This is a predicted structure of a 528-nucleotide part of an RNA (large-subunit ribosomal RNA, domain I) from Blastopirellula marina.

[in-house]
Context: one part of a larger RNA
RNA sequence: GGCGUAUGGGGGAUGUCUUGGUAUCAGAAGGCGAUGAAGGGCGUGGAAGACUGCGAUAAGCCUGGGGGAGUUGUCAAACGAACGUUGAUCCCGGGAUUCCUGAAUGACUUGCGUUGAAUACAUAGGCGUAAGUGGCUAACCCAGAGAACUGAAACAUCUCAGUACCUGGAGGAAGAGAAAGAAAACUCGAUUUCGUCAGUAGCGGCGAGCGAAAGCGAAAUAGCCCAAACCGUGGGGAUUUUCCUCACGGGGUUGUAGGGUCUCUCACAUGGGAGUUACAAAGCAAUCUGCUAGUUGAACGACAUGGAAAGGUCGGCCACAGACGGUGACAGCCCGGUAAACGAAAGCGGAAUUGCCUCCCGAGAGAUACCUGAGUAGGUUCAGGCACGUGAAACCUGGACUGAAUCCACGGGGACCAUCCCGUAAGGCUAAAUACUCUCUGAUAACCGAUAGCGAACUCAGUAUGGCGACUGAAAGAUGAGAAGAACCCCUGUUAGGGGAGGUAUGUGAACCUGAAACCAUACGCUU
Numbered sequence: 001g002g003c004g005u006a007u008g009g010g011g012g013a014u015g016u017c018u019u020g021g022u023a024u025c026a027g028a029a030g031g032c033g034a035u036g037a038a039g040g041g042c043g044u045g046g047a048a049g050a051c052u053g054c055g056a057u058a059a060g061c062c063u064g065g066g067g068g069a070g071u072u073g074u075c076a077a078a079c080g081a082a083c084g085u086u087g088a089u090c091c092c093g094g095g096a097u098u099c100c101u102g103a104a105u106g107a108c109u110u111g112c113g114u115u116g117a118a119u120a121c122a123u124a125g126g127c128g129u130a131a132g133u134g135g136c137u138a139a140c141c142c143a144g145a146g147a148a149c150u151g152a153a154a155c156a157u158c159u160c161a162g163u164a165c166c167u168g169g170a171g172g173a174a175g176a177g178a179a180a181g182a183a184a185a186c187u188c189g190a191u192u193u194c195g196u197c198a199g200u201a202g203c204g205g206c207g208a209g210c211g212a213a214a215g216c217g218a219a220a221u222a223g224c225c226c227a228a229a230c231c232g233u234g235g236g237g238a239u240u241u242u243c244c245u246c247a248c249g250g251g252g253u254u255g256u257a258g259g260g261u262c263u264c265u266c267a268c269a270u271g272g273g274a275g276u277u278a279c280a281a282a283g284c285a286a287u288c289u290g291c292u293a294g295u296u297g298a299a300c301g302a303c304a305u306g307g308a309a310a311g312g313u314c315g316g317c318c319a320c321a322g323a324c325g326g327u328g329a330c331a332g333c334c335c336g337g338u339a340a341a342c343g344a345a346a347g348c349g350g351a352a353u354u355g356c357c358u359c360c361c362g363a364g365a366g367a368u369a370c371c372u373g374a375g376u377a378g379g380u381u382c383a384g385g386c387a388c389g390u391g392a393a394a395c396c397u398g399g400a401c402u403g404a405a406u407c408c409a410c411g412g413g414g415a416c417c418a419u420c421c422c423g424u425a426a427g428g429c430u431a432a433a434u435a436c437u438c439u440c441u442g443a444u445a446a447c448c449g450a451u452a453g454c455g456a457a458c459u460c461a462g463u464a465u466g467g468c469g470a471c472u473g474a475a476a477g478a479u480g481a482g483a484a485g486a487a488c489c490c491c492u493g494u495u496a497g498g499g500g501a502g503g504u505a506u507g508u509g510a511a512c513c514u515g516a517a518a519c520c521a522u523a524c525g526c527u528u
Stems, first nucleotide, its partner, number of pairs: 001527009015513001016478002020448002022445007029437002031136002039101003042055003046079001049075003061095006070083003107133009140171001141169004151158001155205001181188002192219005202210002223429003226373001230250009255407001257372003260368007271361005283356005288350005294342003300315004316333002318322001324336003378402008388414001409424005466471001485512001488500004
C1' cells in the first nucleotide's frame, strides 16, 4: 500500500406518514363599485417582530338568536392585568364605526334653471341643480382588427388559422330563433346542443391537407309583437274649397295567402280564457320548502403481555348507526361522529297552488282590388363568408356604379331556361335543452406522497434572491405517548463539544423517526 471483518464518523437515499395539492361529480352562486370596489399603505394588543382580525369606537362597539364553562386569536411559553352561571370567550343574522390611498371624482356626459362677453339679438363661457358614466374581475360568449414559426420533407397559392395576441361590449349564460327554410315523398315544419350520417359528398400547386349538409335517433320545447291599408282625436303647414304632414288612440300581422273597406247572416258576458322570461304591466299575501348558527343520537367488561391495549384469550351487547377520524399498537359498543329524527328571533332565496290584482273575448258568405317593410331586391364590378382556393359557382354579406315588381306579384330549389314544387325578404322580441368556474357546500378517486403533487404541505411563498424595468423566482415537512426538552457534578482552548447523574420504553437529545451509498477514521486478520 491492497483486501477482508468489526466499530464509528459523514451523508440524507430508502421505508413509513400527511397538515398540502390534483382530478371528477352533484348542488349553489355567477358578480363587486361614486352609499367609494378590487388592490395597497399606515396604524391597532400590557408586550419587540411576523401572520390573522380590525380601523382613531381599531384581535374590536350595539343588538337578535344559538351555546353552556371556561376565556383574553396564532408562532409562543411565562408574567402582568382582567372577564365569566346576573351566562363570558365562541358561532350565526342585522346594525354602527370604517384613517390615507386607489375608477379617485374638485372628473366626464346629458337635462333643467340662472347669469352672460367680443357683438345689437344671440352664442361661447360662468354659476347652481338633477340624473347617469367610469374601475375591478378566472373561464365561458358576441363583435372589430388580426400574425408568424410550422406543414407542404425547399417555396410563392395553400396550411398553421380566423388560431395566438390586441381592442370594444354584454350576460349568468351569450349568440341564434319562429322559414322569401330544408327537400323531392303518402314530404318535413323556429332555434340550439349531442350521437350518427362521415373522414362520406366535395374542395385542393387535385400537393400538403381542408372537409360538410339533408336525413335519422335523442335533449329541450313556445310562440309572439310592430309598420301599412282604414277610422278617430289633437297640433302644424299650404290653400277660399280641399290636401299635406306630425303625434296619440283604435284596427291589423299572413302563404291553403292574410288584412282593410262595403253588403248580408249568426253569436255575445250573473259567462269564458289568460298572466309577471317574450306574447300588456306593477306586484302583494298565505300555504309549502331551502340556505345562513345548531340539537338529540344505541351498545363492553375481565384476564395475561406490554411504557401504553384498540391487538390476543374469555364472556357479552347495539345496529335504519360495522362511513370516517381520533385516542400511548389494529376500537361498531372510549371520544367526535355516523343512520335516523328535529330546529330560526333575524336576513336571503325557491317552485307550485290559492286569494287579491291585471288583461282579453267574435265567426261565416259574397263583392271590391285599398294595404302587406325601396335607393330595397336584382344587375355590373371588386372583395369577403359559406367544407367550396373563380371554378359551370348558385346562396349570404360588404364597397363603388346602377336599379325593379308589388299578389295575374316576388324569392328559392347549386350556372341558366321551362314546367312543377317550396316559401313570403328588405322591422322587432323570445325561456329551455348548450358553454364555463375566480368562488361556496357536500362527495368521490386502480390520483401524488415532500427532487412527487399547485411555483408554494413549513416561522414570513409569489416570500428570499436576481433584474433600472417589464419580469423572474427558489430552497425549506417528521424528537417523543407525554417536554418528562436533561436539576446537579466533572473535563476544557468555556454561549462549542464531551463524560457522569437523572428522566424515558436501557434504543428518541433538539444539526432530533428510519438512517443506504460515496468519502474518512480506528482496531484486528491476511498479503506485498

The prediction has a mean pLDDT of 81.